[in-house]
RNA sequence: AGAGUUGAUCCUGGCUCAGAAUGAACGUUAGCGGCGUGGAUUAGGCAUGCAAGUCGAGCGAGAAGCUUCCUUCGGGAAGUGGAAAGCGGCAAACGGGGUAGUUAUACGUAGGUUCGUACCCUCGGGACGGGGAUAGCCACGGGAAACUGUGAGUAAUACCCGAUAACAUCUGCGGAUCACAUGGUGUGAUUCCGCCCGGGGAGCGGCUUAUGUGGUAUCAGCUUGUUGGUGAGGUAGCGGCUCACCAAGGCAAUGACGGGUAGGGGGUGUGAGAGCAUGGCCCCCACCACUGGGACUGAGACACUGCCCAGACACCUACGGGUGGCUGCAGUCGAGAAUCUUCGGCAAUCAGCGCAAGCCUGACCGAGCGACGCCGCGUGCGGGAUGAAGGCCUUCGGGUUGUAAACCGCUGUCAGAGGGACCGCUGUCAGAGGGGAGGAAAGCGUAAGCUUGACCGAGCCUCAGAGGAAGCGCGGGCUAAGUUCGUGCCAGCAGCCGCGGUAAUACGAACUGCGCGAACGCUAUUCGGAAUCACUGGGCUUACAGGGUGCGUAGGCGGCCAACCAGGUCAGGUGUGAAAUCCCACGGCUCAACCGUGGAACUGCGCUUGAAACCGGAUGGCUUGAGUGAGCUAGGGGUGCACGGAACUGCUAGUGGAGCGGUGAAAUGUGUUGAUAUUAGCAGGAACGCCGGUGGCGAAAGCGACACACUGGGUCUUAACUGACGCUGAGGCACGAAAGCCAGGGGAGCGAACGGGAUUAGAUACCCCGGUAGUCCUGGCUGUAAACGAUGAGCACUAGUUGGGAGGGGCUUCGGCCUUUCCGGACGUAGCGAAAGCGAUAAGUGCUCCGCCUGGGGAGUAUGGUCGCAAGGCUGAAACUCAAAGGAAUUGACGGGGGCUCACACAAGCGGUGGAGCAUGUGGCUUAAUUCGAGGCAACGCGAAGAACCUUAUCCUAGACUUGACAUGCUUGGAUGGCUCGCCUGAAAGGGAUGAGUCUCCUUCGGGUGAAACUUGCACAGGUGCUGCAUGGCUGUCGUCAGCUCGUGUCGUGAGAUGUCGCGUUAAGUCGCUGAACGAGCGAAACCCUUGUCCUUAGUUGCCAGCGGGUCAUGCCGGGGACUCUAAGGAGACUGCCGGUGUCAAACCGGAGGAAGGUGGGGACGACGUCAAGUCAUCAUGGCCUUUAUGUCCAGGGCUGCACACGUGCUACAAUGGUGCGUACAAAGGGAAGCAAACCCGCGAGGGCAAGCAAAUCCCAAAAAGCGCGCCUCAGUUCGGAUUGCAGGCUGCAACUCGCCUGCAUGAAGCCGGAAUCGCUAGUAAUCGCAGGUCAGCUAUACUGCGGUGAAUGUGUUCCUGAGCCUUGUACACACCGCCCGUCAAGCCACGAAAGCGGGGGGCGCCUAAAGUCGCUGAGCUAACCUUCGGGAGGCAGGCGCCUAGGGCGAACUCCGUGAUUGGGACUAAGUCGUAACAAGGUAGCC
Repeated sequence: AGAGUUGAUCCUGGCUCAGAAUGAACGUUAGCGGCGUGGAUUAGGCAUGCAAGUCGAGCGAGAAGCUUCCUUCGGGAAGUGGAAAGCGGCAAACGGGGUAGUUAUACGUAGGUUCGUACCCUCGGGACGGGGAUAGCCACGGGAAACUGUGAGUAAUACCCGAUAACAUCUGCGGAUCACAUGGUGUGAUUCCGCCCGGGGAGCGGCUUAUGUGGUAUCAGCUUGUUGGUGAGGUAGCGGCUCACCAAGGCAAUGACGGGUAGGGGGUGUGAGAGCAUGGCCCCCACCACUGGGACUGAGACACUGCCCAGACACCUACGGGUGGCUGCAGUCGAGAAUCUUCGGCAAUCAGCGCAAGCCUGACCGAGCGACGCCGCGUGCGGGAUGAAGGCCUUCGGGUUGUAAACCGCUGUCAGAGGGACCGCUGUCAGAGGGGAGGAAAGCGUAAGCUUGACCGAGCCUCAGAGGAAGCGCGGGCUAAGUUCGUGCCAGCAGCCGCGGUAAUACGAACUGCGCGAACGCUAUUCGGAAUCACUGGGCUUACAGGGUGCGUAGGCGGCCAACCAGGUCAGGUGUGAAAUCCCACGGCUCAACCGUGGAACUGCGCUUGAAACCGGAUGGCUUGAGUGAGCUAGGGGUGCACGGAACUGCUAGUGGAGCGGUGAAAUGUGUUGAUAUUAGCAGGAACGCCGGUGGCGAAAGCGACACACUGGGUCUUAACUGACGCUGAGGCACGAAAGCCAGGGGAGCGAACGGGAUUAGAUACCCCGGUAGUCCUGGCUGUAAACGAUGAGCACUAGUUGGGAGGGGCUUCGGCCUUUCCGGACGUAGCGAAAGCGAUAAGUGCUCCGCCUGGGGAGUAUGGUCGCAAGGCUGAAACUCAAAGGAAUUGACGGGGGCUCACACAAGCGGUGGAGCAUGUGGCUUAAUUCGAGGCAACGCGAAGAACCUUAUCCUAGACUUGACAUGCUUGGAUGGCUCGCCUGAAAGGGAUGAGUCUCCUUCGGGUGAAACUUGCACAGGUGCUGCAUGGCUGUCGUCAGCUCGUGUCGUGAGAUGUCGCGUUAAGUCGCUGAACGAGCGAAACCCUUGUCCUUAGUUGCCAGCGGGUCAUGCCGGGGACUCUAAGGAGACUGCCGGUGUCAAACCGGAGGAAGGUGGGGACGACGUCAAGUCAUCAUGGCCUUUAUGUCCAGGGCUGCACACGUGCUACAAUGGUGCGUACAAAGGGAAGCAAACCCGCGAGGGCAAGCAAAUCCCAAAAAGCGCGCCUCAGUUCGGAUUGCAGGCUGCAACUCGCCUGCAUGAAGCCGGAAUCGCUAGUAAUCGCAGGUCAGCUAUACUGCGGUGAAUGUGUUCCUGAGCCUUGUACACACCGCCCGUCAAGCCACGAAAGCGGGGGGCGCCUAAAGUCGCUGAGCUAACCUUCGGGAGGCAGGCGCCUAGGGCGAACUCCGUGAUUGGGACUAAGUCGUAACAAGGUAGCC
């Protein structure tokens, strides 16, 4: 810097990614080298080897071997030699490993001194005289072993005594006390190496002070050697370190005590920094050494490879007893995701011993293994286009892989092989010579000589040959990089969002691209991003977050002036801050990593000098903060006690007489035993109407009739007093609505629970009738509320305007005006805020103090503690789970929200449907098949404007064909071939054989060609097969509803808003006006067609007034254009005129004129969009499927099937009718495979013959209702016509399934239709007929048109339905057919409780008690000294005591595991019941 909460937006907020890092591990892959690094888990157990020895110049003794001599050949002696062991000295307390314990007996930093110190340096002094033992060795024993006993005898730098003794120690100041090895080497030692006493030094250590160094309060009190003192003991030394006595202290909210975790630091990782995390390798410190205890030795240990004891474990054993301690180096087992060789060497560095040579050294130096990390190198370089082949993609043209390869030329790093030598690094030793100082030694330097490498071979030369050396991850967004195929919510992916349900850039593969490269990814962890714990650097009205309120403790913070101190603060100096690391510079390995040298830094602490503004301290003062006083004053402030009226209920009595009450409607209830109503009286309890008001008071909760008493606080004025007395406030204390609890009262009304009545599918509710606790009072408890201004308290500052309440001051013309303090409101500037909003009563700007927050759920739950009588309160988690949860605002949609308006939406009417019969479509059923589609409105007389065959289809049953019924191209054949007429089979299609005739072009008539046709084969055709949710096109619907948008500007952080809102008006976003809008577009309107009036033009096939002719009659004829009409063009209507209303408007109302009046009627025309609406079966089309079949042909059947159900219609039920006869008037159409007159035949359908007409000419053609006359007389009829029988006609290849028509006969249901529902506002409804398309015919009552006759009602918007605009709410946005809650049922997961059960931890008490120090004892033993020789001194064994590891027992505490059962919780596409919430969510919701 980014992604994901939303339709979109801005916030809040968590989750997640990209970076760096690691002692890592895992997966795939792997050429070389350098430098590093490698048991993080079980401080689990360990076989084997090595890891601490050395000194013969301390001591005695001395094996083998060698030499010489002797020999009885067995051997012996002497010399040399020095192994192994012993005594003795020094070292072994270092080095090496590990991090268990330890929160302070530790570590870091800075100090202090009561202490010790072997080896080293330095200074002073000394070393005299004696003695007794004991290992080894020898002899004899015990024992399996480990080991050990007795006897004899021996040495010392081992041990002991004496003397001496100070510049040492003690001291009472007189004095007293204390050592040694004259040893070693050497011819020779004061002199070299050693020894003893003492002083000093260096280094090291002990002790101690201050300060710093994690988390938990769900650990709040801890402590008896505890705190101090006196004395003693002990120690190197201070000290309760230990003991006796005395006192009762000590520690703790600045966190004692307890529990959990942990070695600390230098540093390391990350980060801009501050921080956060961490402490592996290296360095410093601490601690540990199988576990626990203990001392010994020693300068130093309570001792890693020493000792003793106890325990566990393991091993050996002859069963008697012994042995052991890898957290040294290797190595092994175990556990684990996981961490190496049982290597070489002391060459270097260091350490020990030694005079030294030297020895020892798993310290160390090296090598090995591991891509574990960092760094470096290589896997070639140049040329090379026909852009080869192959792969992949493709729009089939090509593109891409890709100069990549091949091919040509070149080079030789690394690895490999060979070579030769020098060089480098590092020493050591002996001897000799020389120099300098008077000499010697040590030491230093110079030259020469001899000698030393465990390991490394980099570098150099030569050889050959591109030869031996590239992978991993990723490609939807974040995030660099995409195509094809496969798959089809499958398989799978996934860090987050999310992909996958047939066109997946997200799965798998291929090709290709991107990133890094001997590596690349994945996982884990840390920091970062995260300002997401905010010191730097956050917040708390509504997102998480102000404590319910006050008083007040500790603490924090605090007014003005003066002088002082110097703790904080600041400045200078100085000491320290180890080295390494980091940084800088330079240098060494070819570079780098790595290493060396120097510098800087180490932000810290101490000491010291100074400053004195500020903080702090102490001193003195001040009055403005605060408080007191004085003077008024407002008030439902509090407590107690009295008392009032209205209402209510009950009781008593009167009047009265049938209901009352209650509801949406009712019922329960109540009433003739007299209610309700009304009057009077009495009683009772609770609450206080009007005043009453964003008015008052109080800290909040809260406070309301009136009077009295007591009492708290406030404001104003004044300026008398005190003199900073202040603010806040963790704990603490007090107050604290309602409900609830305890005890006692009270109880009118209301009223949880409960009963009843209703409502309802149910109704444990809402409504009604009752009604107990309670509500009220007194005393006590509880301590919570949406205890809210969702806004802690205090102080100060920062524009205004305007109301209210309580006061003061000034002026006044007496109306009022100006000013000031406090309380309480509204609007609003700046500013703030995510916005809404806040805005001197801040959510602005600052300061001080307190409280609180850190994603949602789990959960204010569990557990622990505490409070409470209980209910419950306070404190208050985790596992698990989600990627959101949330705030404000926006646009829609929706509402059983509101307002305005419209529509045959309702109402007012007329006629229908729903009932009957039939027609038709659909569902269902049936069937071999009943092909397919359409499905609320907006499917259902729809696709279909014509299903007997055809049509007709993956419909069914059979039969056939396979380049095909149809198209194009290539190819084989060759006249096979086509057409016509024939033959056999067959239902036909098809199949088969075969005869005759005939046929294209060119021709030299031999033939050729192969265009057309046929045939063979191949490409391909074909598909009404699937997907309308892959599509185009077309269409329906909302809806002919009035809407839908844009540009610029403006407003808003933004989504968006404005315009398009408002006021009028309209059929209309139509128009007008206002207005931060001004304009514009698509719609509306207009333009177009038709119809209504007139005019002009034209006058046939139309017309016929006048003129003429003709007929029984007819525009029939001549003629005419007047009229009708036809069809071209025009006119006309625009609110133009008048009056009224209206805003001087738009417009509306009325009127005139006019054929027509406010859009004249009708039509065509359908905005942005909605419904994944309909159609792959009109057509087109992607993909998929099929190819002797899902294609094609054919016969027959089916689409017509019938218990039923629904839709749309027709005909009716009759008298406004039916029927018979007579008679009148249309429009618009159609006609050649056609319409057909007239005439004849037939009752008729129709038939025959036939004129006319490609039509304003002829025909279809009769219009019907109407009108006139007659009959029928209310009935299942002279209504109605279904059904059926018979006989016919027509079309057609063919009317059985399955056509229409006619005649005669038959004469069903039906007497106006339940719930419900449809159409229609005028030439409309209703009613009457006519025509057409399709079509051989027709099931047309359908559909599309045409005219005839021709109404009623409404002038309203309450309601139903739908729609438009504005507004409001919203938890909806797939948008109410939305969202969503809880129980139950199922699965799974984690947690709590639980009779208990099992285990761990640290303490306590009692018993027992090893080793051991210390003390006492010591009758046994006893070399050194003393001795009078008897013995003594001293020592030792043994015994006893204190302490005590361990063990045993016991009672508690605490933690963990487990537990039948149980509790809630989380999660889980389609389970059950309801409907709680979101809209007034249908009873407002919530606490």